[in-house]
Context: one part of a larger RNA
Molecule: small-subunit ribosomal RNA, 5' domain
Organism: uncultured organism
RNA sequence: GGAUGAACGCUAGCGGCGCGCUUAAUGCAUGCAAGUCGAGCGAUGAGGUCUCCUUCGGGGGACACAUCAGCGGCAGACGGGUGAGUAAUACGUAGGUAACCUACCCCAGAGACAGGGAUAACCCUAGGAAACGAGGGCUAAUACCGGAUGACCUCCGGAAGGAGGAAAGGCUCAGGCGCUCUGGGAGGGGCUUGCGGCCCAUCAGCUAGUUGGUAGGGUAAAGGCCUACCAAGGCGAAGACGGGUAGGGGGUGUGAGAGCACGGCCCCCCACAAUGGGACUGAAACACGGCCCAUACUCCUACGGGAGGCAGCAGCAGGGAAUAUUGCACAAUAGGCGAAAGCCUGAUGCAGCGACGCCGCGUGAGUGAAGAAGGCCUUCGGGUCGUAAAGCUCUUUUGUAGGGGAAGAGGAAGGACGGUACCCUAAGAAGAAGCGUCGGCUAACUACGUGCCAGCAGCCGCGGUAAGACGUAGGACGCGAGCGUUAUCC
Numbered sequence: 001g002g003a004u005g006a007a008c009g010c011u012a013g014c015g016g017c018g019c020g021c022u023u024a025a026u027g028c029a030u031g032c033a034a035g036u037c038g039a040g041c042g043a044u045g046a047g048g049u050c051u052c053c054u055u056c057g058g059g060g061g062a063c064a065c066a067u068c069a070g071c072g073g074c075a076g077a078c079g080g081g082u083g084a085g086u087a088a089u090a091c092g093u094a095g096g097u098a099a100c101c102u103a104c105c106c107c108a109g110a111g112a113c114a115g116g117g118a119u120a121a122c123c124c125u126a127g128g129a130a131a132c133g134a135g136g137g138c139u140a141a142u143a144c145c146g147g148a149u150g151a152c153c154u155c156c157g158g159a160a161g162g163a164g165g166a167a168a169g170g171c172u173c174a175g176g177c178g179c180u181c182u183g184g185g186a187g188g189g190g191c192u193u194g195c196g197g198c199c200c201a202u203c204a205g206c207u208a209g210u211u212g213g214u215a216g217g218g219u220a221a222a223g224g225c226c227u228a229c230c231a232a233g234g235c236g237a238a239g240a241c242g243g244g245u246a247g248g249g250g251g252u253g254u255g256a257g258a259g260c261a262c263g264g265c266c267c268c269c270c271a272c273a274a275u276g277g278g279a280c281u282g283a284a285a286c287a288c289g290g291c292c293c294a295u296a297c298u299c300c301u302a303c304g305g306g307a308g309g310c311a312g313c314a315g316c317a318g319g320g321a322a323u324a325u326u327g328c329a330c331a332a333u334a335g336g337c338g339a340a341a342g343c344c345u346g347a348u349g350c351a352g353c354g355a356c357g358c359c360g361c362g363u364g365a366g367u368g369a370a371g372a373a374g375g376c377c378u379u380c381g382g383g384u385c386g387u388a389a390a391g392c393u394c395u396u397u398u399g400u401a402g403g404g405g406a407a408g409a410g411g412a413a414g415g416a417c418g419g420u421a422c423c424c425u426a427a428g429a430a431g432a433a434g435c436g437u438c439g440g441c442u443a444a445c446u447a448c449g450u451g452c453c454a455g456c457a458g459c460c461g462c463g464g465u466a467a468g469a470c471g472u473a474g475g476a477c478g479c480g481a482g483c484g485u486u487a488u489c490c
Stems, first nucleotide, its partner, number of pairs: 001490004006486005013361006019354002021319001026317003030314003035074003040071002043067003048063006081272003091196007100189003105185007113147001115145002122137004127132001152165005170177002198244003205235003210232008247269004251262004274295005297308004325351001327350003333347001334345004364394004374385004398431001400426005408417001434479005439460003445474005455462002
């Protein structure tokens, strides 16, 4: 000098674009953040339309519509957060997979025959403070089950052949949407190999599923991944093992570069979801807002027993030098579900707060004295603040007031932002400048006060009676809505 997710002090007019718990992966009140489908199913229904009966009170049926809860399907493995752990089960890069998987989507081939038994909802009974259950009875399906068929797939076989394996002909507005098996694709993933990227040798030896083999189990899949048996191997100064630190990369800062340092916002990958462990479902999880167990903590309780997990968005407490609103909207983009209308979305789009950063604009322009007043200095002559002010002539960015008013929405309507941006008009210089420094480094000097005191200070050093170094004033220098200080990196 440059840089920062900064903080602190003084100061502060506006706009645009960004950024904003670096500390306690501490604990959390409250609300919201993942639903959707009635065109899968039974059921329910205040009201509506039609219709039948009527004792005129009402009752029955059909249709449309709607739907809490339930069965069922898809989604909840994405999106969002955090960086604890991890020095390699991670990441980056280049490969391998004849050792593998892939829901939804696309292309192609073949098919869907004929049946069955349940169960929730609902009703009844009794239980519990609650959470939540128990028994009995009824019912449906694109829920469940067995049978048939098998182009095709799997296994056995050299072959012939044999064995095994499917479905919902459901819904519909009659256009379609779906179901099953198989082959291919796209996108996504699993596993695996080489190489690369921290510190300590004051860590030198480490290792028993350890290293390899055989057989088996397990998995979508190779494999000590696991088990039994056999052998005695395997790694290491080219740093094993141990300890410390740390998510990795694209990149970022600095630097002429080499390098050094860093990994906040954004993108990719990984890991985690109070702590530890486990599986279930599923194409995929060992699953942040799913389940079970244990632990700690918090809460409810009728003391028998239960409930919870903000490292989602806001917000609270705490910690800290320090970091924001319990906002608006699904209008756009995008995601889930749905045939669609649409519903949901703290993703996202916006707004609010903060000079936290970068960039831009303004705080006026011209004229105006051999130079007012006043301040300061003075050798008392004058010098300086200084064209600075006043005065005169203008302008109106911005601000204020009034009026108009978008694009963003692919064909009509539909905009959170937003009466915003922007445009027009009016009056008026009006509402808008500070901060640091002035001994040398280093740009800028005098006066007074103080008297090794009070104080300054980045280094050298100033201050003990004329201090350009302390304090104040005038002046000057530097930067400017900022200026200094502190911390850290180059």